Predicted 3D model of a 74-nucleotide RNA (c-di-GMP-I riboswitch aptamer). Its Rfam family is "c-di-GMP-I riboswitch aptamer". Rfam 15.1 lists 5,092 matches to the family in 1,772 species. The prediction has a mean pLDDT of 83. The sequence was found by an Rfam model in a public genome assembly.
RNA sequence: AAACGAUAAAGGCAAACCUACUGAAAGGUAGGGACGCAAAGCUAUAGGGCCUUAAAAGGCAGCCAGUUACCGAA
Numbered sequence: 001a002a003a004c005g006a007u008a009a010a011g012g013c014a015a016a017c018c019u020a021c022u023g024a025a026a027g028g029u030a031g032g033g034a035c036g037c038a039a040a041g042c043u044a045u046a047g048g049g050c051c052u053u054a055a056a057a058g059g060c061a062g063c064c065a066g067u068u069a070c071c072g073a074a
Base pairs, nucleotide, nucleotide: 004072005071012037013036017032018031019030020029021028022027035062041067042066043065047064048063049060050059051058
């Protein structure tokens, strides 16, 4: 440096569902809540894919992808 990921340490995120607000919808924000997550951090016309819609011009990063990063047993 790359790869890998413990029944390790410290810390982190938060699905479904509920409440409030918002939106035509998909969805989003906040609080509660934990199914899970080693990138479940960030990136959405200009990689693919998916959702909504009459149509994407609206969305999804917890689908793949791109990019950056904590810890250190085998």